[in-house]
This is a predicted structure of a 350-nucleotide part of an RNA (large-subunit ribosomal RNA, domain IV) from a Fibrobacterota bacterium.
The source organism's lineage runs through Bacteria, Pseudomonadati and Fibrobacterota.
Its mean pLDDT, the model's own confidence on a scale to 100, is 88.
Its Rfam family is "Bacterial large subunit ribosomal RNA".

Context: one part of a larger RNA
RNA sequence: CUGAGGUGAAGGAACUCGGCAAAUUAGCUCCGUAACUUCGGGAGAAGGAGUGCCAGAAUGUGUGUAGGAGUACAUCCGAAGCAUUUUCUGGUCGCAGAGAAAUGGCAGAAGCGACUGUUUACCAAAAACACAGGUCUGUGCCAACCCGUAAGGGGCAGUAUACAGACUGACACGUGCCCGGUGCCGGAAGGUUAACAGGAGAUGUCAGCGCAAGCGAAGCAUUGAAUCGAAGCCCCGGUAAACGGCGGCCGUAACUAUAACGGUCCUAAGGUAGCGAAAUUCCUUGUCGGGUAAGUUCCGACCUGCACGAAUCGUGUAACGACUUCUGCGCUGUCUCAACCUCGGUCUCA
Numbered sequence: 001c002u003g004a005g006g007u008g009a010a011g012g013a014a015c016u017c018g019g020c021a022a023a024u025u026a027g028c029u030c031c032g033u034a035a036c037u038u039c040g041g042g043a044g045a046a047g048g049a050g051u052g053c054c055a056g057a058a059u060g061u062g063u064g065u066a067g068g069a070g071u072a073c074a075u076c077c078g079a080a081g082c083a084u085u086u087u088c089u090g091g092u093c094g095c096a097g098a099g100a101a102a103u104g105g106c107a108g109a110a111g112c113g114a115c116u117g118u119u120u121a122c123c124a125a126a127a128a129c130a131c132a133g134g135u136c137u138g139u140g141c142c143a144a145c146c147c148g149u150a151a152g153g154g155g156c157a158g159u160a161u162a163c164a165g166a167c168u169g170a171c172a173c174g175u176g177c178c179c180g181g182u183g184c185c186g187g188a189a190g191g192u193u194a195a196c197a198g199g200a201g202a203u204g205u206c207a208g209c210g211c212a213a214g215c216g217a218a219g220c221a222u223u224g225a226a227u228c229g230a231a232g233c234c235c236c237g238g239u240a241a242a243c244g245g246c247g248g249c250c251g252u253a254a255c256u257a258u259a260a261c262g263g264u265c266c267u268a269a270g271g272u273a274g275c276g277a278a279a280u281u282c283c284u285u286g287u288c289g290g291g292u293a294a295g296u297u298c299c300g301a302c303c304u305g306c307a308c309g310a311a312u313c314g315u316g317u318a319a320c321g322a323c324u325u326c327u328g329c330g331c332u333g334u335c336u337c338a339a340c341c342u343c344g345g346u347c348u349c350a
Base pairs, nucleotide, nucleotide: 001345002344003343004342005341006340007339010336011335014334019331027051028050029049030048031047036041038170052092053091054090055089056088057087058086060084061083062082063081067077068076069075093097105329106328107327108326109325110324111323112321113320117129118128133168134167135166136165137164138163139162145154146153147152171316172315173314174313176246177245178244181243182242183239184238185237186236187235190234191233192232197227201223202222203221204220205219208215209214247265248264249263250262251261274308275305286302287301288300289299290298
């Protein structure tokens, strides 16, 4: 110097990102116990008192001798004794009686997630996942859906109070407006339209005709217009706990300020309730209040929401949390500020 332990004067978080680490607390019995609450909890809340040993007394229970009752000869009561419980009185020893070890520190406030659970085996345990509950959609059974080329299998030896898919996530109160776009569902009049059908017409060839240029039937080939023609798309409706979206400018009240009110443009419709500098607020350490001697954090408000908002749920919420943030009490070598002790290692010599 380093590792693991131990002790402590005065102070007691001044340490630090942060009480990290350490310390405090601790068992049992009795007393006592707040807000809030889903009436179960919260709660071991908090906060107190007692605790060894000896003797005596009282006391409950079990067993049950003697004895008694009872006779259905089952059983019941029960001095004593033994075992044990609770309480009281007196005495006694130590610094100390849960005498060692093991064995909760507590409280107040806020955020998030209801809860017990699950997770990145080996840097993340959480506010992430799951969850009971809610909603929507599909599926009538040889079900939908999934695996497999198929046979076949799962679903299910189940049957819509079932199964599958998606979102939300206990509970309480709620869940507004928009169907223009995208998706899905329904519709079938019209438009468009593939193969197929169809075959107008065109071309090649050559009997024939023509003096020639050339014309050119049938056949055989090549090509091919109109017309016909399903779904889909266009089109017409529905649907947002489907994907999603939810405005701007100007003016106006008898101080000022502000604007209940009016005008105008645009839109499918212009954000309702509730919440709001928030796990969301850039400006920002916003402003005011609280707490501190002093507070970029914290709590309560305000609303100017850069850029909250209603099952990509909104707002609350008792209980719960090795979660995150703020505060107080207790406690301490975290610190002022270092010191000493014990056992190892490093190190030096052999």